[in-house]
Molecule: Bacterial RNase P class A
Organism: soil metagenome
RNA sequence: GAGUCGGCCGGGUGGUCGCGCCACGGGCUCGUCCUCGGACGGGGACCGCGGCGAGGAAGGUCGGGGCUCCAUAGGGCAGGGUGCUGGCUAACGGCUAGUCGGGGCGACCCGAAGGAAAGUGCAACAGAGAGCAGACCGCCGAUGGCGGGCGCAAGCCCGCACAGGUAAGGGUGAAACGGUGCGGCAAGAGCGCACCAGCGGCCGGGGUGACUCGGCCGGCUCGGUAAACCCCACCCGGAGCAAGGCUGAACGUGGGACAUGGGUAGCCCGCCCGCCCCUUGUGGGCAGUCCCCAGGUAGGCCGCUGAGAUGGAUGGCCACCUCGUCCGAAAGGGCGACAGAACCCCGCCUACAGGCCGACUC
Numbered sequence: 001g002a003g004u005c006g007g008c009c010g011g012g013u014g015g016u017c018g019c020g021c022c023a024c025g026g027g028c029u030c031g032u033c034c035u036c037g038g039a040c041g042g043g044g045a046c047c048g049c050g051g052c053g054a055g056g057a058a059g060g061u062c063g064g065g066g067c068u069c070c071a072u073a074g075g076g077c078a079g080g081g082u083g084c085u086g087g088c089u090a091a092c093g094g095c096u097a098g099u100c101g102g103g104g105c106g107a108c109c110c111g112a113a114g115g116a117a118a119g120u121g122c123a124a125c126a127g128a129g130a131g132c133a134g135a136c137c138g139c140c141g142a143u144g145g146c147g148g149g150c151g152c153a154a155g156c157c158c159g160c161a162c163a164g165g166u167a168a169g170g171g172u173g174a175a176a177c178g179g180u181g182c183g184g185c186a187a188g189a190g191c192g193c194a195c196c197a198g199c200g201g202c203c204g205g206g207g208u209g210a211c212u213c214g215g216c217c218g219g220c221u222c223g224g225u226a227a228a229c230c231c232c233a234c235c236c237g238g239a240g241c242a243a244g245g246c247u248g249a250a251c252g253u254g255g256g257a258c259a260u261g262g263g264u265a266g267c268c269c270g271c272c273c274g275c276c277c278c279u280u281g282u283g284g285g286c287a288g289u290c291c292c293c294a295g296g297u298a299g300g301c302c303g304c305u306g307a308g309a310u311g312g313a314u315g316g317c318c319a320c321c322u323c324g325u326c327c328g329a330a331a332g333g334g335c336g337a338c339a340g341a342a343c344c345c346c347g348c349c350u351a352c353a354g355g356c357c358g359a360c361u362c
Base pairs, nucleotide, nucleotide: 001362002361003360004359005358006357007356008355009354011321012320013319014318015317016316017315019053020052021051022050024048025047026046028043029042030041031040032039033038034037055338059349060348062347063346064345065344066343067240068239069238070237079236080235081234082233083232084098085097086096087095088094099113100111101110102109103108114231115230119229120228121225122224136170137169138166139165140164143163144162145160146159147158148157149156150155178196179195180194181193182192183191197221198220199218200217201216202215203214204213205212206211244302245301246300247299254292255291256290257289258288261269262268263267270286271285272284273283274282275281323336324335325334326333327332
């Protein structure tokens, strides 16, 4: 000089004017009582005095818990979430220590990091061929075919590249079914062998475990994608403080008592309602006053907090000091981040002028 990681701060003191909540005192006022002057009790308003009054994120409302109500035998389906291992925690998708993979010279950083031999699906363009691969160029001519030559014949030789063989070479692609070498072959090919890489199995050592080290065996040798469906393991009931609880007018509904339309002794008549398809019939009720129960609306209180609700307060100004920065020759002057509680708590993420401390790397 360039970086990595972790922690902390987010102006101080005094004065003054305000705001909210609480406590105390006083006056004012209301109610009750009485020995008539007091006592007791209440008052979202007044005065005085005192105390307390935003953050590291109060933010996003992403994860979890407390608390409340509803639901709930247990288990499953559906749906959602989490996904290497150990530990911590009330719990978490959090924290921590590790493993593996990737990046960095390094301190260190990053990782949805279970399963692709359960099944289904997907892979543009290019390319002959891309999901039980594929013959475009190239190579070959073993086998069959055609043509020619030699031979008595069996057969041999030459040519063609029609069938065919071939994945070594070229070419396409992100990816073409292990790599190098030797052998082998008509040409080739794990076809065979050696070494290397991978996969699988077995054995042994270390570790709680993820995993790791070593040895042997098998030519076993196509992979990717599960932030695609899916499979596996584990977890999850729903809604949220406008939850919810207590109290509770007015109006209305229900019940009870007294009492009960007109003419009235029975009885008759009027109106309304119920049963009945209708009529008949049958049952009930007609004015008013008072009392009571239940329910729960408006409202009030609690939930609610050492800030605390009316989703509303927590501020302004002045002086001195401090830090940084800008202007100025100086004196002096200007500017100072992100953002503000709403039931509480634990985390995560995001925003942030500027400053301080520690450890480490090149």